[in-house]
RNA sequence: UGCGAUAUAGCUCAGUGGUAGAGUGCCUGCCUAGAAUGCAUGAGGCCCUGGGUUCAAACCCCAAUACUGCAA
Numbered sequence: 001u002g003c004g005a006u007a008u009a010g011c012u013c014a015g016u017g018g019u020a021g022a023g024u025g026c027c028u029g030c031c032u033a034g035a036a037u038g039c040a041u042g043a044g045g046c047c048c049u050g051g052g053u054u055c056a057a058a059c060c061c062c063a064a065u066a067c068u069g070c071a072a
């Protein structure tokens, strides 16, 4: 320098146009002599950023940023 991949909850990841989920972690309650495990409940996201398309965008298109792979 060129061509790609990735960006969603604290962390690891799903989600192929119609109001976003799981595992794990965390709060609270139950359980226990106490704790762990287990059970139940809850909090936590305007989906990296800025535009465009659409009645409607996490999802489609463009650009930028970050990280990463390959080639030179």
Base pairs, nucleotide, nucleotide: 001071002070003069004068006066007065010024011023012022013021018055026042028040029039030038049063050062051061052060
Transfer RNA from Sciurus vulgaris, 72 nucleotides, folded computationally. The RNAcentral record of the sequence draws on Rfam. The coordinates come from a structure-prediction model, not an experiment, and the mean pLDDT is 83. Rfam family: tRNA. Rfam describes the family as follows. Transfer RNA (tRNA) molecules are approximately 80 nucleotides in length.